[in-house]
RNA sequence: UGCAUUGUAGCUCAGUGGUUAGAGCACUCAUCUCACAAGCGAGAGACCUGGGUUCGAUUCCCAGUAAGGCAA
Numbered sequence: 001u002g003c004a005u006u007g008u009a010g011c012u013c014a015g016u017g018g019u020u021a022g023a024g025c026a027c028u029c030a031u032c033u034c035a036c037a038a039g040c041g042a043g044a045g046a047c048c049u050g051g052g053u054u055c056g057a058u059u060c061c062c063a064g065u066a067a068g069g070c071a072a
Base pairs, nucleotide, nucleotide: 001071002070003069005067006066007065010025011024012023013022018055027043028042029041031039048064049063050062051061052060
């Protein structure tokens, strides 16, 4: 410098142009226990940034940005 990829919850990942964006672990509360852990119940928590297309964008397009990869 070029190429293609990825960016969603604290972490690891799903997901789809429209109906509540889900899961596991973690966190908070309650329950259980003499107590802790485990279990059971409830809850909080997220679509990288800007613009465009569209009736409607997390999803499609463009630019930027971050990360790792390949080639030179």